This is a predicted structure of a 73-nucleotide RNA (transfer RNA) from a Hyphomicrobiales bacterium. Model confidence (mean pLDDT): 82 of 100. Rfam family: tRNA. The family's RNA type in Rfam is transfer RNA. Gene Ontology term of the family: triplet codon-amino acid adaptor activity. The organism belongs to Hyphomicrobiales, within Bacteria.

């Protein structure tokens, strides 16, 4: 310089059929226990990497950059 992947909660990720933004574990509260753990239960956390386009609607299509990776030169 060029090619493919990744970026979604504090971590690890799903979401592929454009329409509801979630699971795990973590982390608050309550139950429990003599006190922990476990286990049950409510709950908190999110500008979906940034912008710009398309669409009545975009995490999701298209474009551009950013940043991590592999791989060609």
């Nucleotide at each position: 310089g060029g090619g493919c992947g990744a970026u979604u909660a504090g971590c690890u990720c799903a979401g592929u059929u454009g329409g509801g933004a979630g699971a795990g574990c973590g982390c608050u509260u309550c139950g429990g226990u003599g006190a922990c753990a476990u286990c049950g239960a409510a709950g908190a956390g999110g500008u979906c990497g940034c912008a710009a386009g398309u669409u009545c609607a975009a995490g999701c299509c298209u474009u551009g950059c950013a940043u991590c990776g592999c791989c060609c030169a």